[in-house]
Molecule: transfer RNA
Organism: Capsicum annuum
RNA sequence: UGGGAUAUAACUCAGUGGUAGAGUGUUACCUUGACAUGGUGGAAGUCAUCAGUUCGAGCCUGAUUAUUUCUA
Numbered sequence: 001u002g003g004g005a006u007a008u009a010a011c012u013c014a015g016u017g018g019u020a021g022a023g024u025g026u027u028a029c030c031u032u033g034a035c036a037u038g039g040u041g042g043a044a045g046u047c048a049u050c051a052g053u054u055c056g057a058g059c060c061u062g063a064u065u066a067u068u069u070c071u072a
C1' cells in the first nucleotide's frame, strides 16, 4: 500500500430472511448435620456503529470503527 477474516449474554460460541439460543459463569430455592456434587427456576442482549434493500434483517448490500491475518 492493497486484499481476506471476525464482531451476538460476564466468558466461549451457535443461529436456512419470519418468537434471539446453548455451554460455562451468576443468582434464588430443594437436597446435606455442614461442604461438595446433583436437581428446579430466574436474571443478564441497542445482535460493533450508521445507512440501504425487503411486508419483515442477527442473516442480504454499502460505508465506518475495532481486532486479527496475508501481501508489497
Base pairs, nucleotide, nucleotide: 002070003069004068005067006066007065010024011023012022013021018055026042027041028040029039030038048064049063050062051061052060